[in-house]
């Protein structure tokens, strides 16, 4: 330098153009317990990497850039 893949709550993750973005763990609250843990119930938490484009409508499609990884040279 070229090609390909990935980027979504604190962490991991689902999503293949259409209602209010899915789940698990963690955090917090309540219950349970003498207490802690386990367990049960509930709450909070996401500029969907950034900018632009296409579209009635974009997390999803296209382009550029940023960051990470793999391969080739």
């Nucleotide at each position: 330098g070229g090609g390909c893949c990935c980027g979504u709550g604190g962490u991991c993750u689902a999503g293949c153009g259409g209602u209010u973005a899915u789940g698990a763990c963690a955090c917090c609250u309540c219950g349970c317990u003498u207490a802690c843990a386990c367990c049960g119930a509930g709450u909070u938490g996401a500029u969907c990497g950034u900018g632009g484009g296409u579209u009635c409508g974009a997390u999803u499609c296209c382009c550029a850039c940023c960051g990470g990884g793999c391969c080739c040279a």
This is a predicted structure of a 73-nucleotide RNA (transfer RNA) from a Candidatus Poseidoniaceae archaeon.
It matches the Rfam family "tRNA". About the family: Transfer RNA (tRNA) molecules are approximately 80 nucleotides in length.
Its mean pLDDT, the model's own confidence on a scale to 100, is 81.